This record gives sequence, C1' cells and structure tokens, in this order.
RNA sequence: GCAGAGCGCGCCUAGGGUUCCGGUUUCCUUAAUGGAGAUGCUGGUCCGAGAGGUGCAAGCCGGCCCGAUUAAGGCCGGUGACACGGCGGGACAAAAUCCCGGGAGAC
Repeated sequence: GCAGAGCGCGCCUAGGGUUCCGGUUUCCUUAAUGGAGAUGCUGGUCCGAGAGGUGCAAGCCGGCCCGAUUAAGGCCGGUGACACGGCGGGACAAAAUCCCGGGAGAC
C1' cells in the first nucleotide's frame, strides 16, 4: 500500500414521547357513580444508547485433560481495545443519543 473477515446479547441509566394507567380541565349530569373530549402534566406501563454503566459471550494467547498422534471436545488463567461526527429520512401510539449509521463528512 492492497484485499478479506469481524465488531454480539442481557440488565440498567442519560434521554424520549403519549398506546394504556394516573393527574388537570370541559361537557353529558349531578352530591355519588358512569361516560365523552382536551391537555405531556411530577409520575407508573412503554421505547432506549457503536462512541454511557455493568454482566456475560464470540474470538485470540498460554497451560492441562481425553486420545497411539493429530483433529474435535472439555477445564483453568489472561485478554476481550480505541472511537470527532451532521443534515435528512424510517418504525412503533409517538418521540428520542432507537434504526439508516463505527454511515456522509472531519482528523
């Protein structure tokens, strides 16, 4: 310099909106009950990070076991890194650091 392969999952959080619950409010209708509409309104359900946290895993390195020897498999230890980033579009009820996307671009 060129080519190829890989960069996973769970739980949680930052964050997000409004399907459901709840709150507020208007009306039916009214003290109670029930119903319809409006409203993201601290919240519960819900969505949720490649570049946030955490746990596990693939992979890689070393050793041991089985085995005639390899191979395959099992066990133990280590490693499992780094990472600036739009506009625009998409899904779910809707939105988002979700997905397009470790993209375009920059260095």